[in-house]
Description
The RNA shown here (transfer RNA) has 83 nucleotides and comes from a Candidatus Parcubacteria bacterium. Rfam family: tRNA. From the family's description: Transfer RNA (tRNA) molecules are approximately 80 nucleotides in length. It was read from a public genome assembly. The prediction has a mean pLDDT of 80.

């Protein structure tokens, strides 16, 4: 040094050929249920702001496109082989 995978909420993890970003789980808060709890069961869960509303968010920056987690190009972490 090269060659391949990978990076997405609080954590795992999905997202089809580029078209509603976060489904499911688990985790937190509320409820129900019980003398109490546990366990089930139901809502509900990204940040910010001048807040009925608005605006940003997929590592970092740039490009391409009516549109980009996807596709190009550089660069930073992890992880694999190879020298």
């Nucleotide at each position: 040094g090269c060659u391949c995978g990978g990076g997405u909420g609080g954590u795992g993890g999905a997202a089809c050929u580029g078209g509603u970003a976060g489904a499911c789980a688990c985790g937190a808060g509320g409820g129900a249920c019980u003398u109490a709890a546990a366990a089930u069961c139901c809502c509900u869960u990204g940040g910010c702001c001048u807040a009925u509303g608005g605006u940003c968010g997929u590592g970092c920056g740039g490009g391409u496109u009516c549109a980009a987690g996807u596709c190009c190009c550089g660069c930073c972490c992890c992880g694999a082989g190879c020298a």